[in-house]
């Protein structure tokens, strides 16, 4: 130094439930405070596929539809923290 890996230390991120303010049509976001189910990329990116929502559009009706959410749902790309062997 690489690749692999995650034992210990150290540090770090924080699901679910609740409270508050905003915000969105929803789905579901974001800030705060409160919590610990996890996570070595749970750090960034919707490129691909999956999910959830369906406002506008279509349709006589059921429904169909992302261009909206998910990066903590799986690939991928990009960066990259500590450490024994």
């Nucleotide at each position: 130094c690489a690749c692999a890996u995650g034992a210990a230390a150290a540090g770090g991120c924080a699901a679910a439930c609740c409270c508050g303010u905003u915000u969105g049509a929803a789905a579901g976001a974001a800030c705060g405070g409160a919590g610990a189910c996890g996570c070595a990329a749970a750090g960034c990116u919707u490129c691909c596929g999956g999910u959830c929502u369906a406002a506008g559009g279509a349709g006589a009706a059921a429904u169909c539809u992302a261009u909206g959410a998910u990066a903590g749902c799986g690939g991928a790309g990009c960066c990259g923290c500590c450490a024994c062997c």
c-di-GMP-I riboswitch aptamer from Methylovorus menthalis, 85 nucleotides, folded computationally. Lineage of the source: Bacteria > Pseudomonadota > Betaproteobacteria > Nitrosomonadales > Methylovorus. Its Rfam family is "c-di-GMP-I riboswitch aptamer". From the family's description: GEMM was predicted in a large-scale screen for bacterial structured RNA regulatory elements. The literature on the family includes a 2007 paper in Nucleic Acids Res by Weinberg et al., "Identification of 22 candidate structured RNAs in bacteria using the CMfinder comparative genomics pipeline".